About this RNA
Predicted 3D model of a 71-nucleotide RNA (transfer RNA) from a Candidatus Niyogibacteria bacterium. The organism belongs to Candidatus Niyogiibacteriota, within Bacteria. Its mean pLDDT, the model's own confidence on a scale to 100, is 82. Rfam family: tRNA. Rfam's curators write: Transfer RNA (tRNA) molecules are approximately 80 nucleotides in length. Rfam classes the family as a transfer RNA.
Formats: sequence, C1' cells, structure tokens
RNA sequence: GCCCGAGUAGUUCAGUGGCAGAACAAAUCCAUGGUAAGGAUUAAACGGGAAUUCGAUUUUCCCCUCGGGCU
Repeated sequence: GCCCGAGUAGUUCAGUGGCAGAACAAAUCCAUGGUAAGGAUUAAACGGGAAUUCGAUUUUCCCCUCGGGCU
C1' cells in the first nucleotide's frame, strides 16, 4: 500500500428504515444487630462527517480506531 471484519451503556453482547434492549456492573431505597445474598426503583450508549429518505443506529461514500490476511 491492497483486501476483509468490527465499532451500540462502565463491561460483554442483541437489534432493526419508524421507541435502542438484555445481562453483569453502578446509585438510591427495603430488608438485617451488621455484612453478604435477595427484592424494588433509577441513571447510563448507536466512533465522526456527508449523501439518500417523510424518517438513518440500520443503506451509500469519506475519515478515525481496533483486529485479521496479502505484499
């Protein structure tokens, strides 16, 4: 340099053109003599830019980061 894949919550992953979900983790409360376990509730995210579209996390293009392959 070329090709392929990935980028979504603090972490691990779903997801699909029309609201973004789960588990674990975190916070508050309940409970206990206290801790752990348990129960309830809450907060938390679509890598950046542009295009298409009534509408983009999803489709297309460029860039960035990471991983793999070729040279």